Molecule: transfer RNA
Organism: marine eukaryotic metagenome
RNA sequence: CGGGUGUAGCUCAAUGGUAGAGCCCUAGCCUUCCAAGCUAGUAGUGCCGGUUCGAUCCCGGUCACC
Numbered sequence: 001c002g003g004g005u006g007u008a009g010c011u012c013a014a015u016g017g018u019a020g021a022g023c024c025c026u027a028g029c030c031u032u033c034c035a036a037g038c039u040a041g042u043a044g045u046g047c048c049g050g051u052u053c054g055a056u057c058c059c060g061g062u063c064a065c066c
Base pairs, nucleotide, nucleotide: 003066004065005064006063009023010022011021012020017053025041026040027039028038029037046062047061048060049059050058
C1' cells in the first nucleotide's frame, strides 16, 4: 500500500422496513438427589459521522484482528 472480518457469554444467520437460531446462563415443572427432558425469561449490531421516511445492510473516517 491492497484485500477481508467485526452482530447475545460462545459459534453463526439476517442484501434497506420492529435482528433470529443453536449452545450457555437464570427461574419453574419433573426427580429421593443429580443429570436428562418440558416451559418461561435475561442479554447484542466495534466507534464517530453521512445518505435515506427508515441503515446490521449503502458511503466516508477511525479502532482491533487476519